[in-house]
Context: one part of a larger RNA
RNA sequence: GGUGGUUCAAGGAACUAGGCAAAAAAGCUGGACGUAAGUUAGCAAGAUGUCCUGCCUCGCAAAAGCGGGGCUGCAACAAAAGAUUAUUCCCCGACUGUUUAACUAAAACACAGGUCUGUGCAAACACGAAAGUGACGGUAUACAGGCUGAGGCCUGCCCAGUGCUCGUAAGUUAAGUGGAUGCGUCGCAAGGCGUUGAAAUAAAGCUCGAGUGAACGGCAGCAGUAACUAUAACUGUUCUAUGGUAGCGAAGUUCCUUGUCGGGUAAGUUCCGACCCGCACGAAUGGCUUAACGAGGGAAUAACUGUCUCGAACCAUCACCCGGCGAAAUUGAAAUGGCUGUGAAGAUGCGGCCUUACUCUACUAGGACAAAAAGACCCUAUGGAGCUUUACUGUAGGUUGGCCUUGUUUUGAAUUUCAAGGUAGUUUAGGGUAGGAGGGAGACUUCGGUCGUCAAUGAAACACCUCUCGCCCUGAGAUCUCAAGACUCACCUAGCUUUGCUGGAAACGCAGAGGGGGACAUGGCUAGCUGGGCAGUUUUACUGGGGAGGUAUCCUGCAAAAGAGUAACGCAGGAGCACUAAGGUGCACUAAGCUCGGAUGGAAAUCGAGCGGGUCGUGUAACGGCGUAAGUGCGCUUGACUGUGAGAGUGACAGCUCGAGCAGGUACGAAAGUAGGUCGUAGUGAUCCUCGGAUCCCUGGUGGGAGGGACCGGGCUUAACGGAUAAAAGCUACCCUAGGGAUAACAGGCUGAUCGCCGCCAAGAGUCCAUAUCGACGCGGCGGAUUGGCACCUCGAUGUCGGCUCAUCCUAUCCUGGAGGGGCAGUACCUUCCAAGGGUCCGGCUGUUCGCCGGUUAAAAGGGUACGCGAGCUGGGUUCAGAACGUCGUGAGACAGUUCGGUCUCUAUCCAGUAGAGUCGUGGAGUUCUUGAGGGAGUCCGACCUCAGUACGCGAGGACCAGGUUGGAGGUACCGCUGGUGUGCCGGUUGUAGCGUCAGCUGCAGCGCCGGGUAGCUAUGUACCUACGGGAUAACCGCUGAAAGCAUCUAAGUGGGAAGCCCUACCCAAGAUAAGGAACUCAGGUCCGUCGCAAGACGGAACGAAAACCCGUGGAAGACUACCACGUUGAUAGGUCAGCGGUGUAAGCGCAGUAAUGCGUUUAGCUUACUGAUACUAAUAGG
Repeated sequence: GGUGGUUCAAGGAACUAGGCAAAAAAGCUGGACGUAAGUUAGCAAGAUGUCCUGCCUCGCAAAAGCGGGGCUGCAACAAAAGAUUAUUCCCCGACUGUUUAACUAAAACACAGGUCUGUGCAAACACGAAAGUGACGGUAUACAGGCUGAGGCCUGCCCAGUGCUCGUAAGUUAAGUGGAUGCGUCGCAAGGCGUUGAAAUAAAGCUCGAGUGAACGGCAGCAGUAACUAUAACUGUUCUAUGGUAGCGAAGUUCCUUGUCGGGUAAGUUCCGACCCGCACGAAUGGCUUAACGAGGGAAUAACUGUCUCGAACCAUCACCCGGCGAAAUUGAAAUGGCUGUGAAGAUGCGGCCUUACUCUACUAGGACAAAAAGACCCUAUGGAGCUUUACUGUAGGUUGGCCUUGUUUUGAAUUUCAAGGUAGUUUAGGGUAGGAGGGAGACUUCGGUCGUCAAUGAAACACCUCUCGCCCUGAGAUCUCAAGACUCACCUAGCUUUGCUGGAAACGCAGAGGGGGACAUGGCUAGCUGGGCAGUUUUACUGGGGAGGUAUCCUGCAAAAGAGUAACGCAGGAGCACUAAGGUGCACUAAGCUCGGAUGGAAAUCGAGCGGGUCGUGUAACGGCGUAAGUGCGCUUGACUGUGAGAGUGACAGCUCGAGCAGGUACGAAAGUAGGUCGUAGUGAUCCUCGGAUCCCUGGUGGGAGGGACCGGGCUUAACGGAUAAAAGCUACCCUAGGGAUAACAGGCUGAUCGCCGCCAAGAGUCCAUAUCGACGCGGCGGAUUGGCACCUCGAUGUCGGCUCAUCCUAUCCUGGAGGGGCAGUACCUUCCAAGGGUCCGGCUGUUCGCCGGUUAAAAGGGUACGCGAGCUGGGUUCAGAACGUCGUGAGACAGUUCGGUCUCUAUCCAGUAGAGUCGUGGAGUUCUUGAGGGAGUCCGACCUCAGUACGCGAGGACCAGGUUGGAGGUACCGCUGGUGUGCCGGUUGUAGCGUCAGCUGCAGCGCCGGGUAGCUAUGUACCUACGGGAUAACCGCUGAAAGCAUCUAAGUGGGAAGCCCUACCCAAGAUAAGGAACUCAGGUCCGUCGCAAGACGGAACGAAAACCCGUGGAAGACUACCACGUUGAUAGGUCAGCGGUGUAAGCGCAGUAAUGCGUUUAGCUUACUGAUACUAAUAGG
């Protein structure tokens, strides 16, 4: 020192994110009294609060118990065990309950209640390939699904969008049916075969029309206006499907924001009550309340306390020492210092300087960018996974049509065919209801006549006969289809009845009969619709990190450094066309602007003259061109041709560009000639696939045909423009992997825009006066603290804000010290210079740094140190997983928005540091005492009194200098005092057990609890210190004094001058290897052998001093070691005796009392560590 405990003076939450932890309080052996607001009348409630509790004896009594009288103690549930502190105000959730086994217990889930939707039973729904099963041996008061979440008061408007439900006339629509047309082929033909496949028919769905919000969801803006102002009941206008009602509101929702006001506090970013400007409340994704409840969140009070001011002591254990046993992570190798510089940018290892004898033990954690975990943040990957959806493509399922399973029949409808009969054809004109064509002048007759011809009208003319077209009705057949119905024989029928079947009974099962349904359903194949229910995938790149934004192809200029070429999210601009003339050709012409002149006429229209010289024009950006014009007109025209192409330029290639000439045919021109688009440079897209044209080529035995190829054209904002596919979006904080310091967040580095500080100039302010003080517009530096820039170390990990603890340095000085100037009378103050010795507060709020506030102070300075310090602590904030609100998003989800909750790792190898030892050196050996190179610690300030109410000042006020007293803060030492502790002292006392019982003692119960307390250790207690003075200086002030006949503090010379520097006072200190000094004590020589000329060296033998160690008894010394005392010539420890101090009157006996108990003997008995005495015991003997 850690962990776990006990106690604590004075204060009492001042601690802290937060009363965390602890303390306090004390239901079940209890008793008596008494109890508020609120309320769902049940509660709240044991509210809160007050009092009692032992023992003896008597009475009532059988007892529990009650009452009277008495007794002791500091204290009577006296111990143990057990065991809610209480109250107030908000938020959320009604409640009891459930949950992330191992970081989240919650406001999340559930819940009773409410509501919507589905479902008629072989139910919906769920599981399953099916059989089948659950739902349910239930039947709409049931079951299933969604939302909400007790109760109370309520639940507004919108159906445009998206869903869902209903409707279904019309449109659209698959397979199927249908079969027009065309084509091919065979055939003399009729016709056959093949192919194409139109109209028509054909369901659901979609379109369409309604309904529906306790379905998904949504619920505006701009102006003006009232007789102070302000505001706007009111008005206008735009848009919308409708414009947010009640209630609530800076909220768990409010950014600005610590909104404003009020309350509480000395002080309140929190809290409560209001206001309403609701960034961005709001009505079952429920709104607002609400008694009770909550290990929920916030605020306050009482009580209580070591949480704190500010720590102290003791106990147990760990640690330390000895004995035994004996791991781990880690480890390139180590012979592992400081400062400063350098350096892949923070060095034990490099440079320089300094320091440093060697070794070990205990301890502290600043460093070893310590250990641990191939960073979880960030980025990258044509990595992965999970999730979402109106991404893409599929698909289970659902639904609808067709065919089969699939039989009989009736009626109706439709289509088609046939037959017979009937009926009937209305433009206008015409007598009038003229279907068309042919024949036809008559036909019929009741003999009266009628119709027709004729005439007229008209496109067509009628009687009568024949043929024929079309409409309707009736009938028959057929076929296909549709609708409605009937039948029974397929088929269905577990939960209907019944018969039979196992050796028998029952159940199940199987087979049948009856009954019920019935060609529907079921099942199979096929086609349409639906289909994140499920699946596979996609979701680009550049990028001063990524995201957001921008960009991606082509043209022009600059950058580009006089050939070409040349980058950036460099600077500027354009293109994704246009034109039948704006092309070709022949001929002709010359612009802009200015000046002068000229009717309307102007600055500018058209006319004339001159000057001018490319400033104009050139379809289109810029550049380069252009007068022989490439510019501007007019005529004629189509060369905006076909087939080719020597040779060049430019490209990695693909490709792009220029191009004479030749052949054909053409336009213009008298001709020479020119013309294969446009003054040039942009106006664009590979391959595959597919379509059109025309001619040619191939054609699988042959001839055809189908098909393919060559040529010319068409189809891509394939614009991510050398184009991955015909066809593709998102979320991840539930995440994973591979990598990256190639790339961000922290820190360092570089830089210094920004920031801070300083200066120069001096317009001005300052009554006057730039410079007492302040200083614009500008300019120049310094620092490396802010916000940044860069991306250099670190992603096989450099832990991040704030607080606590402990610091250390800088000075641009906040205070204290010394000075100059002042717009300095004094006091006070302003400014500048020197100065870093010391000091630089306690609280309220908030996670805060910061800041605001309260109260003090001499002052409450600013910074660096990885925004000092997490192998030192904390963990409130930020920054995982849970949950909620607001907002955004269809959604998964998201938010430098908010809110509640949320695992911080026992062992130190090296350096460094704090202590303690050993070895060796220094000296021949030793004892005692010292010097001090060097280092450390320290260094502070106020108030009061005197001078003196003096100097000064009109006054009000009010000093310097000097002296004295006393405090604050800090430090050192100590325990006589005041206190704390004091677990081997004394006493009181509860329960229980033992010593046979009584008495008296003892054990255990936290030292059982409680009251005191010696030594020691201690602070809050006491004493002392931060003193006087000297030396050298800083700014500054001087003396003398030249250079420079003056002046000048300086140049030579010489003084004064600060809390600062060096001493003086304190501590360490000769490893100060330069190893110091003094005094004292002892001594070291002898013999032998070897070597050597010798000095001496080596080896051996017997002696041996001062003194030291081992060993022992111990210590106010101590981890161990060391140090100190002592060791019989002895008081070192124990014991004994005596005393101090503590406790508080022992036991026994006696007396009094019924007893508890009291009194006397007795200020008694007992007494640890203290003091003294005393050898009784142990310090023997020895090495």

Source information:
A computed fold for a 1183-nucleotide part of an RNA from a Candidatus Microgenomatia bacterium, annotated as large-subunit ribosomal RNA, half B. Its mean pLDDT, the model's own confidence on a scale to 100, is 83. NCBI's taxonomy places the organism under Bacteria, Bacteria candidate phyla, Candidatus Microgenomatota, Candidatus Microgenomatia (nom. nud.).